[in-house]
């Protein structure tokens, strides 16, 4: 140069003119609302899917038991997680690197077909030895054959013919040392070995979870019939019982009336953002100094033109560049209580780190 | 904005504790029947199981992820 592997950042900028929307001033107006004039804020990397987790309000302050979900290596980390960091073991690549992880000798089921057998202990072909020899009786599981999976590999001895029946390697399962916090992983010993897969099958084991969601919840203000059934000891409880709490004609379900998506408050200052410096491999923490940055609610955050800058094309040229010239500025998408993260959609550009190949120095 | 349910021929649905080739009925289409149609009779096509990973030998079924339909949820008294 090609080939690839990890990550990161950006997804125009500047100016005018017309428009949305919030706050603040000023100024019309008797006040409100509302005109006008000024300054000042106005979407994202996923704002999304709504798939984890917390924050917050409300039910007790959220509490015991059972049921019920969720999680899985080992330390860490953080408010919390199913997120992150580092480490382990196992697979996959030549390699950067990526994919997996709790139990299957605790019990239960499942394992169609095909196979002698799918695990309780079994024999169809074959080998072997005996007899009454196309046959039956013993032995055996090494070799065929099914099948996704076949009762530890392999190779020697053995033996009628075989078998861990014996032995050496490799593998397992115990126990001891040693190293580590730990997963685990080295050394060394004993056991011929007791025996498959599936737990995104029930199930065991640790641990973890109370339930509803800003249409939560507060105050304020119009309008109606505070009408009518229905249940009681019941209601806050939304699996179920138990426990606290309220009530003592209130509550509480159903249908009916009213109201139009009233108004405020929550509601945007936060686990918040940037700079530095320390700790610590890192995820993350600590401390210092700046900063304040959307807050709407039939729901704004737009459009045009110019320049820059960017691709692309044309153009020039022997080649390569440069001038000029046309075009394009295009993606995925839009906040709706806030926040940590997964996860999925994305046009296109840039840097960083490594890794492999091929050639030249 | 919040919850919660569903996708399987053209249409309405079954498909149990994962198993061999995924059924039914209405339609479709072909043939018989009749003078024609209808009806009826024989026969027959017609499925990305909504789409994508993964578990497992084996996935309509089991997990995840994605799309798309459908249903509730307002305040007052």
């Nucleotide at each position: 140069a090609g080939a690839g592997u990890g990550g990161a950042u950006c997804a125009a900028g500047c100016a005018a003119u017309c428009g949305c929307u919030c706050u603040c001033c000023g100024u019309c107006u008797c006040c409100c609302a509302g005109g006008c004039g000024g300054a000042g804020g106005g979407a994202g990397g996923a704002a999304a899917g709504u798939c984890c987790g917390g924050a917050c309000u409300c039910c007790a302050a959220a509490g015991g038991a059972c049921a019920g979900g969720g999680u899985g290596g080992c330390c860490g980390c953080u408010a919390a997680c199913g997120g992150c960091g580092g480490c382990c073991c196992c697979g996959a690549g030549c390699g950067a690197u990526c994919g997996g992880g709790g139990g299957a000798a605790a019990g239960u089921g499942c394992c169609a077909c095909a196979g002698a057998a799918a695990a309780c202990g079994u024999a169809c072909c074959g080998c072997c030895c005996g007899u009454a020899c196309g046959a039956c009786g013993g032995g055996u599981a090494a070799g065929g054959u099914u099948g996704a999976a076949a009762a530890g590999g392999c190779g020697a001895g053995g033996u009628a013919a075989g078998a861990g029946c014996u032995c050496a390697c490799c593998g397992g399962u115990c126990c001891a040392u040693c190293a580590g916090u730990g997963a685990u992983g080295g050394u060394g010993g004993a056991c011929g070995c007791u025996u498959g897969g599936u737990a995104a099958a029930c199930c065991c084991c640790a641990c973890c979870c109370g339930g509803a969601g800003c249409a939560a919840g507060g105050c304020c203000a119009a309008a109606u019939a505070g009408g009518a059934g229905g249940g009681u000891u019941g209601g806050g409880u939304g699996g179920u019982c138990c426990g606290c709490c309220c009530a003592a004609a209130g509550c509480c379900c159903u249908c009916g009336g009213g109201u139009a998506a009233g108004g405020u408050c929550g509601c945007u200052u936060g686990a918040c953002c940037c700079u530095c410096u320390g700790a610590g491999u890192a995820a993350u923490c600590a401390g210092a100094g700046g900063g304040c940055a959307a807050g709407a609610u039939g729901a704004a955050u737009g459009a045009u033109u110019g320049c820059u800058g960017u691709g692309a094309c044309u153009g020039g040229u022997a080649u390569u560049a440069a001038a000029a010239g046309u075009c394009a500025u295009u993606a995925c998408a839009g906040a709706a209580u806030c926040c940590g993260g997964c996860u999925u959609a994305c046009c296109g550009a840039u840097c960083c780190a490594c890794u492999u190949u091929a050639g030249c120095c | 904005g919040g919850g919660g349910u569903c996708g399987u021929a053209g249409u309405u649905c079954a498909g149990c504790u994962g198993g061999u080739u995924a059924g039914a009925a209405c339609g479709c289409c072909g043939g018989c029947c009749u003078g024609u149609c209808a009806c009826g009779c024989c026969g027959g096509a017609g499925g990305u199981c909504g789409c994508g990973a993964g578990u497992u030998c084996g996935a309509g079924u089991c997990u995840c992820g994605u799309c798309g339909g459908c249903c509730c949820c307002g305040c007052c008294a």
This is a predicted complex of two RNAs, RNase P RNA and transfer RNA, with 438 nucleotides together. Model confidence (mean pLDDT): 78 of 100. Rfam match: Bacterial RNase P class A. The family's RNA type in Rfam is ribozyme.